[in-house]
Context: one part of a larger RNA
RNA sequence: GAACGCUGGCGGCGUGCCUAAUACAUGCAAGUCGAGCGAACCAAUUGAAAGCCUAGCUUUCAUGAGGUUAGCGGCGGACGGGUGAGUAACACGUGGGUAACCUGCCCUAUAGACUGGGAUAACUCGCGGAAACGCGUGCUAAUACCGGAUAACACAUCAAAGUGCAUGCUUUGAUGUUGAAAGAUGGUUCUGCUAUCACUAUAGGAUGGGCCCGCGGCGCAUUAGCUUGUUGGUGGGGUAACGGCCUACCAAGGCGACGAUGCGUAGCCGACCUGAGAGGGUGAUCGGCCACACUGGGACUGAGACACGGCCCAGACUCCUACGGGAGGCAGCAGUAGGGAAUCUUCCACAAUGGGCGAAAGCCUGAUGGAGCAACGCCGCGUGAGCGAAGAAGGUCUUCGGAUCGUAAAGCUCUGUUGUAAGGGAAGAACAAGUGCAGUAGUAACUGGCUGCACCUUGACGGUACCUUACUAGAAAGCCACGGCUAACUACGUGCCAGCAGCCGCGGUAAUACGUAGGUGGCAAGCGUUGUCC
Numbered sequence: 001g002a003a004c005g006c007u008g009g010c011g012g013c014g015u016g017c018c019u020a021a022u023a024c025a026u027g028c029a030a031g032u033c034g035a036g037c038g039a040a041c042c043a044a045u046u047g048a049a050a051g052c053c054u055a056g057c058u059u060u061c062a063u064g065a066g067g068u069u070a071g072c073g074g075c076g077g078a079c080g081g082g083u084g085a086g087u088a089a090c091a092c093g094u095g096g097g098u099a100a101c102c103u104g105c106c107c108u109a110u111a112g113a114c115u116g117g118g119a120u121a122a123c124u125c126g127c128g129g130a131a132a133c134g135c136g137u138g139c140u141a142a143u144a145c146c147g148g149a150u151a152a153c154a155c156a157u158c159a160a161a162g163u164g165c166a167u168g169c170u171u172u173g174a175u176g177u178u179g180a181a182a183g184a185u186g187g188u189u190c191u192g193c194u195a196u197c198a199c200u201a202u203a204g205g206a207u208g209g210g211c212c213c214g215c216g217g218c219g220c221a222u223u224a225g226c227u228u229g230u231u232g233g234u235g236g237g238g239u240a241a242c243g244g245c246c247u248a249c250c251a252a253g254g255c256g257a258c259g260a261u262g263c264g265u266a267g268c269c270g271a272c273c274u275g276a277g278a279g280g281g282u283g284a285u286c287g288g289c290c291a292c293a294c295u296g297g298g299a300c301u302g303a304g305a306c307a308c309g310g311c312c313c314a315g316a317c318u319c320c321u322a323c324g325g326g327a328g329g330c331a332g333c334a335g336u337a338g339g340g341a342a343u344c345u346u347c348c349a350c351a352a353u354g355g356g357c358g359a360a361a362g363c364c365u366g367a368u369g370g371a372g373c374a375a376c377g378c379c380g381c382g383u384g385a386g387c388g389a390a391g392a393a394g395g396u397c398u399u400c401g402g403a404u405c406g407u408a409a410a411g412c413u414c415u416g417u418u419g420u421a422a423g424g425g426a427a428g429a430a431c432a433a434g435u436g437c438a439g440u441a442g443u444a445a446c447u448g449g450c451u452g453c454a455c456c457u458u459g460a461c462g463g464u465a466c467c468u469u470a471c472u473a474g475a476a477a478g479c480c481a482c483g484g485c486u487a488a489c490u491a492c493g494u495g496c497c498a499g500c501a502g503c504c505g506c507g508g509u510a511a512u513a514c515g516u517a518g519g520u521g522g523c524a525a526g527c528g529u530u531g532u533c534c
Stems, first nucleotide, its partner, number of pairs: 002530005009381006015374002017339001022337003026334003031075003036072002039069004046062007082292003092216007101209002106205007114148004123138001125136004154177010183197006218264003225255003230252008267289004271282004294315005317328004345371001347370003353367001354365004384414004394405004418475001419471006428461001434455007478523005483504003489518005499506002
C1' cells in the first nucleotide's frame, strides 16, 4: 500500500501480491568490438577467353571496393533490475582509526615499447552418440601464450640520519631481483618519422571498497549461569590487509543481574503517521546500507564474486529419452496456476536521461521514458446561471381552516466549463556524426587532437497537450443518518415478533430508536462499514 456494500461524469499527479522466499507454459530482460586475428560466404567494378537468335546477352577464369559472420581474442556479464527468507549482528545509524589494506576504466607526471619461440580453436579428414555433446589425425593466426635483454623513486637485505602516541614511519647510500603489445588505424618528403587509440613500469590523485573501534536502537528472568579454538602467548601457515582466521605447542583463562547464555520476534536507516510538545506507532512507494537468488555446500576466473539470467557436487521437484544418458531454476518485465478479503498490460520506444561495448557510425538496454487497467489516494472542475406565485398539478401531513416539498418545476432570457464535430498544432532536441570556416598546443611538415561558429539532420508519447470555430441545457448524483452522545421529525405497518445496536439501550398496540413513505441534516463522485495506528 487497504478490503467490502451501494453508487459513479472528467482531468492532473501519485500508488497498485501486505497472503505462498509457492510452482511456473511462452516471449523478451547483456551484450559489443572486423580499426586485435586467421578463415568462410555474398558481391559492385575491371580485364581476358568462349558461345549464341551478334547494337546485346550468357558462361568460365582472374581482380576484388564494400558487406555479413560461427570461432580465437579483448572489455562488459560484480553495474543496472527484484525480493526481505535469513540476520538481535560492527547488520544498520552516527563519530572515528587504518603507522594493518586493495582499487579495472578515468586524470596528472616520469620513463619505456628491444629481441626470439612453440602451440591451439576455427577449418579438413575419420569415428562415437537418440540427443546433449565428445574423441582422434592434419593445417593456421593474433592486442592469445611462453622465453631472453633493458631497468627504476618498485620489491628484498644491510648501513646512516631525521621523526612519531606504539608496533613503527620518512629520507639517503650500497648489493641483489623483477615488465611490456615487435599492436591497430590514419598522414607523409616512406630503411623512417609522426597523430590518435591501445600497451608496460612507477609515483600521485579521484572514485569505489575491505578491516577495526566508541556510542545508539526489541520482548521474556515463568531463560542464571555460559564457553575448549574457548581466553591469552610463542613458532608456522594464510590473506590485499590486522587478527584463533587456520595449525602445533604452552598457560588457564574469557563472559555474566550494568542481564551473559537461551527462547521468541524482526532486515536497519533517511524518513512516514500522530501529537502543542515530550512521546507513541510504522519502516509501502522514493533514497542510502545490508542480506538472498530452487535448498545446502564449494571453489574457479577476475581489479572486483565465492557471482539472480556463470561453473562443480549433493538434494527435492519438473521435463526430454532410442533407458545408455541429458535439460531446467521469473524474489528481472509482462503473463499463468494456486493461496487470499485483496493488488494491473503476455503494450510502445530507445526520441530523452543513464549504462555496456566501439575510433566512430552504431548495436544492446522490460534500466528508463511513455501509454493501458483500477475512484486505490490526494488535488481541481462539472452535472448549469438569471428572472419566474396562478404559490400549478402531484405527493405527504392535517385540528379539514390549511401547512409543506417550493422559485423548486413549468415558462422566459442567457452561458458553453466539460462534452460532440471540424480545423490548426507544440515544448520536451541538447547533441553526436558529416561538410565548411576560424583559433590553439604539438610536429621538420601533413594528417590528426582540442575549442568555437555556420549548415545539415534526430520525437515513442502523439495528431497527445494546447488554441480556434460551430452545436445543444442537451449526456453527467449519489450515499449515510435523523432517541442521547450528534446536526437533523412526522405518518403508517409491526406488536419483546420481525428486527436495530459504537456505548447507554429500543421493540410486550398510538415506537421521533425496527420496516416503509414524506420531510430534514451531513458529506459529495463519492458515501457508509470493517480492519490498523496516534